[in-house]
Context: one part of a larger RNA
RNA sequence: GCCAACGAGUUGAUGCAAACGGCUUGGCUAAGUGCGAUUAAGCAUGGAGCCGUAGCGAAAGCGAGUGUGAAUAGCGCGUUUGUCGUAUGUAUCAGACCCGAAGCGUUGUGAGCUACCCAUGAGCAGGAUGAAGUUCGUAGAAAUACGGAUGGAGGUCCGAACCCGUAGAUUGUGCAACAUCUUGGGAUGACUUGUGGGUUGGAGUGAAAAGCUUAUCGAACAACGUAAUAGCUGGUUCUCUCCGAAAGAGCUUUCGGGCUUGCGUCGUGUGUUCCCAUUGGGGGUAGAGCACUGGAAGAAGCGGACAGUCAGAAAUGACGCUGCCUCUAUCAAACUCCGAAUACCAGUGGCCACAGCACGGCAGUUAGACUACGGGGGCGAAGCUCCGUUGGUCAAAAGGGAAACAGCCCAGAUCGCAAGUUAAGGUCCCUAAAUCCAUGCUAAGUGUUAUGAAGGAGGUGAGAUUUCAUAGACAGUGAGGAGGUUGGCUUAGAAGCAGCCACCCUUCAAAGAAAGCGUAACAGCUCACUCACUCAGAGAUCUUGCGCCAAAAAUGAUCGGGACUAAGCAUGGUACCGAAACUGCGGAUUUUUUCCCGACGUUCGCGUCGGGAUGAAGUGGUAGGAGAGCGUUCUCAUUGCGAUGAAGCCAAAGGGGUGACCCAUGGUGGAGCGGUGGGAAGUGAAAAUGUUGGC
Numbered sequence: 001g002c003c004a005a006c007g008a009g010u011u012g013a014u015g016c017a018a019a020c021g022g023c024u025u026g027g028c029u030a031a032g033u034g035c036g037a038u039u040a041a042g043c044a045u046g047g048a049g050c051c052g053u054a055g056c057g058a059a060a061g062c063g064a065g066u067g068u069g070a071a072u073a074g075c076g077c078g079u080u081u082g083u084c085g086u087a088u089g090u091a092u093c094a095g096a097c098c099c100g101a102a103g104c105g106u107u108g109u110g111a112g113c114u115a116c117c118c119a120u121g122a123g124c125a126g127g128a129u130g131a132a133g134u135u136c137g138u139a140g141a142a143a144u145a146c147g148g149a150u151g152g153a154g155g156u157c158c159g160a161a162c163c164c165g166u167a168g169a170u171u172g173u174g175c176a177a178c179a180u181c182u183u184g185g186g187a188u189g190a191c192u193u194g195u196g197g198g199u200u201g202g203a204g205u206g207a208a209a210a211g212c213u214u215a216u217c218g219a220a221c222a223a224c225g226u227a228a229u230a231g232c233u234g235g236u237u238c239u240c241u242c243c244g245a246a247a248g249a250g251c252u253u254u255c256g257g258g259c260u261u262g263c264g265u266c267g268u269g270u271g272u273u274c275c276c277a278u279u280g281g282g283g284g285u286a287g288a289g290c291a292c293u294g295g296a297a298g299a300a301g302c303g304g305a306c307a308g309u310c311a312g313a314a315a316u317g318a319c320g321c322u323g324c325c326u327c328u329a330u331c332a333a334a335c336u337c338c339g340a341a342u343a344c345c346a347g348u349g350g351c352c353a354c355a356g357c358a359c360g361g362c363a364g365u366u367a368g369a370c371u372a373c374g375g376g377g378g379c380g381a382a383g384c385u386c387c388g389u390u391g392g393u394c395a396a397a398a399g400g401g402a403a404a405c406a407g408c409c410c411a412g413a414u415c416g417c418a419a420g421u422u423a424a425g426g427u428c429c430c431u432a433a434a435u436c437c438a439u440g441c442u443a444a445g446u447g448u449u450a451u452g453a454a455g456g457a458g459g460u461g462a463g464a465u466u467u468c469a470u471a472g473a474c475a476g477u478g479a480g481g482a483g484g485u486u487g488g489c490u491u492a493g494a495a496g497c498a499g500c501c502a503c504c505c506u507u508c509a510a511a512g513a514a515a516g517c518g519u520a521a522c523a524g525c526u527c528a529c530u531c532a533c534u535c536a537g538a539g540a541u542c543u544u545g546c547g548c549c550a551a552a553a554a555u556g557a558u559c560g561g562g563a564c565u566a567a568g569c570a571u572g573g574u575a576c577c578g579a580a581a582c583u584g585c586g587g588a589u590u591u592u593u594u595c596c597c598g599a600c601g602u603u604c605g606c607g608u609c610g611g612g613a614u615g616a617a618g619u620g621g622u623a624g625g626a627g628a629g630c631g632u633u634c635u636c637a638u639u640g641c642g643a644u645g646a647a648g649c650c651a652a653a654g655g656g657g658u659g660a661c662c663c664a665u666g667g668u669g670g671a672g673c674g675g676u677g678g679g680a681a682g683u684g685a686a687a688a689u690g691u692u693g694g695c
Stems, first nucleotide, its partner, number of pairs: 001695006011094007019086005026051003032045004055062002065077004097235002100232001104225006115199009124189001126158003129154001133150007162186003167182004201217001203213003238629006248261005262365002264362007273355001275350007287338001288336002293332003297328003301324004308319004368394004372389006399410003414587004419583003425577003428562003434574001436573006447564002455549002459546010476533005482506003487501003512527001515526003588619005594613008630684001632681010648668004654663003
């Protein structure tokens, strides 16, 4: 891991609710007792007691009233019907749906491991060093010093046994729940070791690491209290039908838990109260505005202070600072002279189930998510966070679209159909449907994708305004572009063209005391301006469409791909495709309208229940509420089957049922087993790191 079996809302007591039944001349017995086979089931007895028949008050007490109160007022609570049982739902107390702690306590068992201690024994190859002391010699008066010899000290040195475990490797389903190899430390000592004995669970022992106390230690192990407790995790077993949430509020040693309420469901009652339309209302939001309160800019005027800056000899003037007023242009959640849409309240009308409200039984929910809009926080960041619109969807919703994609767009799946029509979105191929029509734009593969700026550019389309132009524009070509004069000053020089000042006059078709290049200065080449040739448009500005550059990311690129010059973009149009939507045909089921039949009750009006026909509206669904069923074991009654073959088992096959499941047939098997009507439960497994067994 797989298979099989086992495996989780039970039982008792006491309340409450609704269903059914008995009695209602109110209902019921409990323990006990008797009978019953001694027990058990059952039958009888037992009225002690309980509920009900009257309430109010703290009570005395009064009583259809009573309490309060001075009150005869007002107000509060009252002003007559149930009870017992059965099954069901649920609450409380109990282990209370099941499994699961770490822990706490009690009584015991452990020092054959290990820690320390006591008693008694044992062990330590070999080598090295050479303390004190002694003795001899020398010196000395001596103490003593030095030298030789002797001697054999030491938590001395090297190193086996023995003890330990430094570093590395191996191993790491091992040889091993700590080992092996190499290397290493101690090795006469605070050494190692045998045997016997002693000390223990908040206790021992500890050269102290909270180490060790039998692979267990920040409190051992065993049994018991014990099914400890677990606001936590996991699991919780058959079917179908109807409805269907919440992730909000308040309080909480409360925030992943509760209680009340909101939202669900079932029952009873009420009977249009809900909702929609319309009419009438109050408001101070969006917007707007500056009339108030404040902010902030410019200008003019009138002041203040004269500290500062500039000019001036000073007077004074200008700047700067500041107050008030006027004008212009403005800003505000805590400003308002104004002021919507929605929403809310009331009246009237429509609407009749799918609504609303009240009371009662039973819940679940209190981690929400994204999206749209209005806001706070943040950076007008976040797939961020916190509110609001009881908005939408998901949650609890499948189907189609968005390549893929809970929350986006379309649309809410009762079942069947090889029928039709559409929605969003699409129609070249992958891929169902237009290589559709009309008019434009784009040349960048821009684009076919949700996304990109400032800035730059004779890209190109459309529109507007304006200037010049057959009296010839713009561009091009030819020619001229002169004289006073080298203007004056300055300067080495300054001649149109270093710089300063002035910028006139003449001739002319036209020509600046010169717009550039150039020279040391001149010279020289152009320009403005004019004429001729040529010829029909030429320039400037603004608005706008589509494009271009700007444009950089980490494994190989991209519109989903192929590809496309439309199969791109814009505007308009006609077809078609496209879903579980809608329609058609057929079936099931829920609620209900109308009608018919039957049973029971009846106050004879009718009411309740069951069945059938007909029409209408429904039938996605988690938590959850309500209803109807299937199957298993046992049991009572009744009725059947079985050796001419029971149960069980095997068989993509047959029949019935919406389904749980049921029936038939064949084979196997070899002795018991069903149907119907009731009753009672050890009553349904795929999950619990479930338990046991097998493989």
This is a predicted structure of a 695-nucleotide part of an RNA (large-subunit ribosomal RNA, domain II) from a soil metagenome. Its mean pLDDT, the model's own confidence on a scale to 100, is 83. The RNAcentral record of the full RNA draws on MGnify.